This is a predicted structure of an 87-nucleotide RNA (Glycine riboswitch aptamer) from an uncultured Granulosicoccaceae bacterium.
It was read from a public genome assembly, where an Rfam model found it.
[in-house]
RNA sequence: AAAAGUUUGAUGGGAGAGACCGGUUAUCGCCGGCGCCGAAGGCGCAACGUCCCGAAAACGCUCAGGCAAAAGGACCAUCAAAUCUGC
Numbered sequence: 001a002a003a004a005g006u007u008u009g010a011u012g013g014g015a016g017a018g019a020c021c022g023g024u025u026a027u028c029g030c031c032g033g034c035g036c037c038g039a040a041g042g043c044g045c046a047a048c049g050u051c052c053c054g055a056a057a058a059c060g061c062u063c064a065g066g067c068a069a070a071a072g073g074a075c076c077a078u079c080a081a082a083u084c085u086g087c
Stems, first nucleotide, its partner, number of pairs: 005083009018034001020033005035067003041063001042061003048054002
């Protein structure tokens, strides 16, 4: 120096669940009601440990979000930049 790791950005892929009912609106949208989904976010738990406590998830909850399309979307791949480790 490179590779790997971490962070950010770009590109591509990316599931689930009512185009439900009523009111209003030309429509989008908004309000109310019932029924659902989990892969933004958030919350909770084990092993374990230095044991008042700390501590994981794609597990659970469904506050938030979502349930035609659009948007969003954990995660994956590729590229670029920064940083770090080590020699």